[in-house]
Predicted 3D model of a 359-nucleotide RNA (Bacterial RNase P class A) from a Pseudomonadota bacterium. The RNAcentral record of the sequence draws on ENA. It is recorded under the gene name rnpB.
């Protein structure tokens, strides 16, 4: 200096003047409210609503079945299909970086084209041997050409008519033992002559998880209308109701009072103090844990969190290097957390690795 890799962080800032909202105070009213002061008011993903809890609410004696999901080890964690480390495979020179990674001698099923053949098996062209009609037949072979994504271990030597794990060394499988290493695994010895392709985000075994719904959960208060239960009085021996407040009197009259119970409008709640931020010390390879100090950090209900203006940050065009223009992603709480995933303009940091080059 040029190109990489990885892990973190920022994510416009400040006043000002008009508003919305929440919670507090302080006046004013009879009361619903009105005014004024102080104070809080969107994220790093508040988003998808993929997964995992907390919480409520129904369900549950105890078992199992369909169906779902997860799937290297060992850790971490309130749990998880998340996260760390590590293993094994893959890729890249290298930092690194992907990885759905149980089982394929339990059984089924597939495997286009092309080719003899895609798995009980089989031979196009070759190579050998024999026979004769000299280019046929009849056998051996699977080594070597072809085909295919993939072809019955691989390579080189012995050997054979020619060939073949036929036999050997190495290398790879399968056993079976030993060390290492909590484990996945890893080394390293023996023995086997190969026990015979690939596919389980095919069906389908084998281990492990799992009761349903979900703040429009549910819990309290309770109008008007209209139902439900239970007493008491009454139906001509007239409860009860009108006629200005009472008494006669009249009129109307079959209910009418009183409890108690469910429940719509509505209103409370549930509701923001929590597996909590933030800092310091510690344990840890690391996810994360402890323990101290400190701080309160939206709570709306058709839903506030805005607008408009100065100044200054930063990008970006244009010209007279100073100015004039333009632009600031990607979005946006609704019960409340821990994760994944996906958007995201311009930036900062830190470590790392490769190349040139210079000392």
């Nucleotide at each position: 200096u040029g190109g990489a890799g990885u892990g973190g962080g920022c994510g416009c800032a400040u006043g000002a003047u008009c508003g919305c909202u929440g919670a507090u105070c302080c006046g004013u009213c009879a009361a619903g409210g009105c005014g004024g002061g102080u104070u809080g008011g969107a994220g790093g993903a508040a988003a998808g609503u993929c997964c995992g809890a907390a919480c409520u609410c129904c369900g549950c004696a105890g078992g199992g079945c369909a169906g779902g999901g997860u799937g290297g080890u060992u850790c971490g964690u309130a749990a998880c299909g998340c996260g760390a480390a590590c293993c094994g495979g893959g890729g890249g020179u290298g930092a690194c970086c992907c990885u759905a990674g149980g089982g394929a001698a339990a059984g089924u099923g597939c495997c286009a084209c092309a080719g003899a053949a895609a798995a009980u098996a089989u031979a196009c062209c070759g190579c050998c041997c024999c026979g004769c009609u000299u280019g046929c037949g009849g056998g051996g072979u699977a080594a070597g050409g072809g085909u295919g994504a993939a072809a019955a271990g691989g390579c080189g030597a012995g050997g054979u008519a020619a060939g073949a794990g036929c036999u050997c060394a190495c290398c790879g499988c399968u056993u079976u033992c030993a060390u290492g290493g909590c484990g996945a695994c890893a080394u390293g010895a023996a023995a086997g002559g190969c026990a015979u392709g690939g596919u389980a985000a095919a069906c389908c075994c084998c281990a492990c998880c799992a009761g349903g719904a979900g703040c429009a959960a549910g819990a309290c208060c309770a109008a008007a209308u209209a139902g439900g239960g239970a007493a008491a009085c009454g139906u001509u021996u007239g409860a009860g109701g009108g006629c200005g407040g009472c008494c006669c009197g009249u009129c109307c009259g079959a209910g009418u009072u009183u409890c108690c119970g469910g429940g719509u409008a509505g209103g409370u709640u549930g509701c923001u103090a929590g597996a909590g931020g933030u800092g310091c010390c510690g344990g840890g390879c690391g996810a994360c844990c402890g323990g101290c100090a400190u701080c309160c950090c939206a709570g709306a209900g058709a839903a506030a969190u805005g607008a408009u203006c100065a100044u200054g940050g930063c990008c970006c065009g244009c010209c007279u290097u100073g100015g004039c223009g333009g632009g600031u992603a990607c979005a946006g709480a609704a019960u409340u957390c821990g994760g994944c995933u996906u958007a995201u303009a311009g930036c900062c940091c830190a470590c790392u690795c490769c190349a040139a080059u210079u000392u």
Record summary
Rfam family: Bacterial RNase P class A. Its family is annotated with ribonuclease P activity, dimeric ribonuclease P complex and tRNA processing in the Gene Ontology.